């Protein structure tokens, strides 16, 4: 230079055209003589943009980033 695969919460993964879920972190309460543990609640994500559709994270197109090949 080509080509392909990956990008969702601090973090590790799911999930698909129709409100995006879980563990695990994190706040607060609630348990305890403190402390772990255990309960309950709360906030927190679709890499960027653009296109198509009544609706995009999901499809397409460009583009950042990472990785693999080949040159």
């Nucleotide at each position: 230079g080509c080509g392909g695969g990956c990008g969702u919460a601090g973090u590790u993964c799911a999930c698909u055209g129709g409100c995006a879920g879980a563990a695990u972190g994190a706040a607060a309460g609630c348990u305890u003589c403190c402390c772990a543990a255990g309960c309950u609640u709360u906030a927190g994500a679709a890499g960027u943009g653009g296109g198509u559709u009544c609706g995009a994270u999901u499809c397409c197109c460009a583009u950042c980033g990472c990785c693999c090949g080949c040159u």

Model confidence (mean pLDDT): 82 of 100. A computed fold for a 71-nucleotide RNA from Candidatus Parendomicrobium reticulitermitis, annotated as transfer RNA. The source organism's lineage runs through Bacteria, Endomicrobiia, Endomicrobiales, Endomicrobiaceae and Candidatus Parendomicrobium. Its Rfam family is "tRNA". The family's RNA type in Rfam is transfer RNA. From the family's description: Transfer RNA (tRNA) molecules are approximately 80 nucleotides in length.